[in-house]
RNA sequence: UUCUUAUCAAGAGCGACCGAGGGACUGGCCCUGUGACGUCGCGGCAACCAGCUUGGAAAAGCAAGGUGCCAAAUCCAGCGAAACCUUCACCGGUUUCGACAGAUAAGGA
Numbered sequence: 001u002u003c004u005u006a007u008c009a010a011g012a013g014c015g016a017c018c019g020a021g022g023g024a025c026u027g028g029c030c031c032u033g034u035g036a037c038g039u040c041g042c043g044g045c046a047a048c049c050a051g052c053u054u055g056g057a058a059a060a061g062c063a064a065g066g067u068g069c070c071a072a073a074u075c076c077a078g079c080g081a082a083a084c085c086u087u088c089a090c091c092g093g094u095u096u097c098g099a100c101a102g103a104u105a106a107g108g109a
Stems, first nucleotide, its partner, number of pairs: 001109008013042005021031003025078004043070003048066002051062004074101001079098007
């Protein structure tokens, strides 16, 4: 870098440094000199993998070693379908579902 599988409406912030952007992309909408983003320290959340216990298994529980995470649903939408509302119709709106994209974990190439 890429492939596969699973999950993504729950949860969890203080301090120091830095100094203008950040929320992946596009549009929207937000956050941000009352200092964002980032880095570091400490703290915390969760439980994918590893570990332990029970179990025939499925699974459940314990714990926290390897990751991950700690504004907003992955912040919302993007492509398509269905239902409903509106319209003569187109357009438009709402909801749901699926796909795409992305993130994280585990395994493979």
RNAcentral holds the sequence, with entries from Ribocentre. The RNA shown here (SAM riboswitch aptamer (S box leader)) has 109 nucleotides and comes from a Geobacteraceae bacterium. The coordinates come from a structure-prediction model, not an experiment, and the mean pLDDT is 86.